This is a predicted structure of an 86-nucleotide RNA (transfer RNA) from uncultured Solobacterium sp.
The prediction has a mean pLDDT of 82.

RNA sequence: GCAGUGGUAUCGAAGUGGCUAUAACGAGAACGAUUCGAAAUCGUUUGAUCGGAAACGGUCCGUGGGUUCGAAUCCCACCCACUGCG
Numbered sequence: 001g002c003a004g005u006g007g008u009a010u011c012g013a014a015g016u017g018g019c020u021a022u023a024a025c026g027a028g029a030a031c032g033a034u035u036c037g038a039a040a041u042c043g044u045u046u047g048a049u050c051g052g053a054a055a056c057g058g059u060c061c062g063u064g065g066g067u068u069c070g071a072a073u074c075c076c077a078c079c080c081a082c083u084g085c086g
Base pairs, nucleotide, nucleotide: 001085002084003083004082005081006080007079010027011026012025018069028046029045030044031043032042033041047060048059049058050057051056062078063077064076065075066074
């Protein structure tokens, strides 16, 4: 330099045009139950940011554009990671 695969919450990861981000599911974390105390197990909660006293609402799928009535999903450019080729 070329090609391929991928980038979704703290981490992993599903979702591949409309129900759909109430971001499922798993891990981790916090609190509680249990225990003499732990471990294990069980229950509840748990992304960021903006506005707001709160309730609640808006925005965010690597970044920026495009297509479409409608985009995490399709297209283009760029950034990052991994793999292969030269």
Annotation:
Its Rfam family is "tRNA". Rfam links the family to the GO term triplet codon-amino acid adaptor activity. Rfam classes the family as a transfer RNA. The organism belongs to Solobacterium, within Bacteria.